Source information: The RNA shown here (SAM riboswitch aptamer (S box leader)) has 113 nucleotides and comes from uncultured Pseudogracilibacillus sp. NCBI's taxonomy places the organism under Bacteria, Bacillati, Bacilli, Caryophanales, Pseudogracilibacillus. Its Rfam family is "SAM riboswitch aptamer (S box leader)". Rfam describes the family as follows. The SAM riboswitch is found upstream of a number of genes which code for proteins involved in methionine or cysteine biosynthesis in Gram-positive bacteria. The model forms 97% of the base pairs in the Rfam consensus. RNAcentral holds the sequence, with entries from MGnify.

RNA sequence: UCUUAUCAAGACGGGUGGAGGGAAUAGGCCCGAUGAAGUCCAGCAACCUGAAAGCAUUAGUCCGUGCUUUUUCCGGUGCCAAAUCCUACAGGUAUACUACCUGGAAGAUAAGA
Numbered sequence: 001u002c003u004u005a006u007c008a009a010g011a012c013g014g015g016u017g018g019a020g021g022g023a024a025u026a027g028g029c030c031c032g033a034u035g036a037a038g039u040c041c042a043g044c045a046a047c048c049u050g051a052a053a054g055c056a057u058u059a060g061u062c063c064g065u066g067c068u069u070u071u072u073c074c075g076g077u078g079c080c081a082a083a084u085c086c087u088a089c090a091g092g093u094a095u096a097c098u099a100c101c102u103g104g105a106a107g108a109u110a111a112g113a
Base pairs, nucleotide, nucleotide: 001113002112003111004110005109006108007107013041014040015039016038020031021030022029025088026087027086028085043079044078047076048075050071051070052069053068054067055066056065057064084106089103090102091101092100093099094098
């Protein structure tokens, strides 16, 4: 860089640290000395991984493969304010300088190339 999937759920906390943080640009709106970022522990989740069940594939049984559901010890990761905090581009709805809906773009994470 490309492909596929997901992104309105969940994670209460403690130690350290000491002023910033919410990806980038812009606008907005927020979090933060009742302690930000970072870091360690704890925690959450279930993408990869393990197990079980069901369905499909077969003329039929088993194996294999695919899908779905449940569960999860160790391990590879990820995550732990607010929808990916909201908007930006296109289309649409309405009681129309606003609110809402759909898609895209950008981004994040995982698996594969």